RNAcentral holds the sequence, with entries from ENA. Transfer RNA from a Planctomycetaceae bacterium, 89 nucleotides, folded computationally. Its Rfam family is "tRNA". The family's RNA type in Rfam is transfer RNA.
RNA sequence: GGAGAGAUGCCAGAGUGGCCGAAUGGGCCGGAUUGCUAAUCCGGUGUGCGGGGAAACCCGUACCGGGGGUUCGAAUCCCCCUCUCUCCG
Repeated sequence: GGAGAGAUGCCAGAGUGGCCGAAUGGGCCGGAUUGCUAAUCCGGUGUGCGGGGAAACCCGUACCGGGGGUUCGAAUCCCCCUCUCUCCG
């Protein structure tokens, strides 16, 4: 230099145009069970911005590596860029 694969929440990881801020598992928080643990079961658990609220919390909206585009609609298709892995020279 060329080709291919990949980047999704705290971590792993599915989803390949609409039912999807997003499955599932782990972690963490709370609860049940126990004399106490472990295991098991139940519930909750991303961030930014705006609004409401004394607070707890609720509502709206955006975000799937970054930026653009296509489309009524994009994590998903197209283009550019960044990073990781593999192969070729």

Description: Taxonomically the source falls in Planctomycetaceae (Bacteria, Pseudomonadati, Planctomycetota, Planctomycetia).